Model confidence (mean pLDDT): 78 of 100. Bacterial RNase P class A from a Rhodocyclaceae bacterium, 361 nucleotides, folded computationally.
[in-house]
RNA sequence: GAAGUCCGCCAGGCAGCCGCUGGAUGAGCAAUCAUCUGGAGGAAAGUCCGGGCCCCAUAGAGCAGGAUGCCGGCUAACGGCCGGGCGCAGCAAGUCGCAAGACCCAAGGCGACAGACAGUGCAACAGAAACAUACCGCUAACACUCGCAAGAGUGCAGUAAGGGUGAAAUCGUGCGGUAAGAGCGCACGGUCGUACUGGUAACAGUUACGACGGGCAAACCUCAUCCGGGGCAAGGCCAAAUAGGGGAGCAUUGACGUGGCUCGCGUCGCUCCCGGGUAGGCUGCUAGAGGCCGUCAGCAAUGGCGGUCCCAGAGGAAUGGCUGCCCACGACAGAACCCGGCUUAUCGGCGGACUUCCACC
Numbered sequence: 001g002a003a004g005u006c007c008g009c010c011a012g013g014c015a016g017c018c019g020c021u022g023g024a025u026g027a028g029c030a031a032u033c034a035u036c037u038g039g040a041g042g043a044a045a046g047u048c049c050g051g052g053c054c055c056c057a058u059a060g061a062g063c064a065g066g067a068u069g070c071c072g073g074c075u076a077a078c079g080g081c082c083g084g085g086c087g088c089a090g091c092a093a094g095u096c097g098c099a100a101g102a103c104c105c106a107a108g109g110c111g112a113c114a115g116a117c118a119g120u121g122c123a124a125c126a127g128a129a130a131c132a133u134a135c136c137g138c139u140a141a142c143a144c145u146c147g148c149a150a151g152a153g154u155g156c157a158g159u160a161a162g163g164g165u166g167a168a169a170u171c172g173u174g175c176g177g178u179a180a181g182a183g184c185g186c187a188c189g190g191u192c193g194u195a196c197u198g199g200u201a202a203c204a205g206u207u208a209c210g211a212c213g214g215g216c217a218a219a220c221c222u223c224a225u226c227c228g229g230g231g232c233a234a235g236g237c238c239a240a241a242u243a244g245g246g247g248a249g250c251a252u253u254g255a256c257g258u259g260g261c262u263c264g265c266g267u268c269g270c271u272c273c274c275g276g277g278u279a280g281g282c283u284g285c286u287a288g289a290g291g292c293c294g295u296c297a298g299c300a301a302u303g304g305c306g307g308u309c310c311c312a313g314a315g316g317a318a319u320g321g322c323u324g325c326c327c328a329c330g331a332c333a334g335a336a337c338c339c340g341g342c343u344u345a346u347c348g349g350c351g352g353a354c355u356u357c358c359a360c361c
Stems, first nucleotide, its partner, number of pairs: 001357010012326007020039008041332001045343002048341005053231004065227005070084005085113001086111003094103003114222002119220002121216002131213001135163002137159003142155005171189006190212006196205003235283004245274006254268005290309008327330001
């Protein structure tokens, strides 16, 4: 310097004018006005995960149901993030090649990546068989038939070496062995288990010993861990009018009920008090797992310490419009209790790290 990959950051700028809205101060009886000041995002979105906060019985145990699932770490927590392991695919570069292409494959990408000797189940099409399977083959003995005989055929039986089907057919290649065959034996290789060594672990290594009938758990299931429900229209406070409730007093004159009658009791009346609750108002509401800078620990995610800043809080819902200039001509889109993630949308621009290659010193 070029190419590739990954990560982070910004999201038209400046000026003028006119508005909208939160707060503070001042003026005004009030309505309102004036001044100063704050006023959307990286996704405010989808509402897919996780938490804070609030109420219900502070939420415990069991069942059901759901989620997650290699290992370690981070975190308030997570299905997130960081680091590592294993597997898969594969661009550039490299090697081989005339080429097609093959091999190898950096940084980086992708992986629901626990368990198939607990049990149940599934496997389209093809194929004889997806389980114990003999379709074509191969084959000694035995039996029968034919034949003078050699032998041939059939049956019974053995066989997974060969052919054929398939995504997959019971470890691969070679030699031995056998009637033919077969890990039946041996050599090399492969897989799994146990032991040993390294590593916190996933896992890796190698020697020894043993074994070698497979796949699917995003089939049921098993194991481990986690999850109570509902949500700011949560919830808290103040509180009319009307109606209804509770209590105290007055009136006992009256009416009604109870009762055979009287007293008494209850209801109807008037005055006062109390509580619940509706309309309405206030609150929850934004100072927070907060931003920025520095420093320390850590590979990193992240955390500690110090300094500094306050940065929307509405409630039918503000954050806008016009004009001028400039440029690289401006995307996706807008809060509604608050955070951490993931996912999706997005004109463009900037910075950094890693890897490979080239040139020079």

Rfam family: Bacterial RNase P class A. Rfam classes the family as a ribozyme.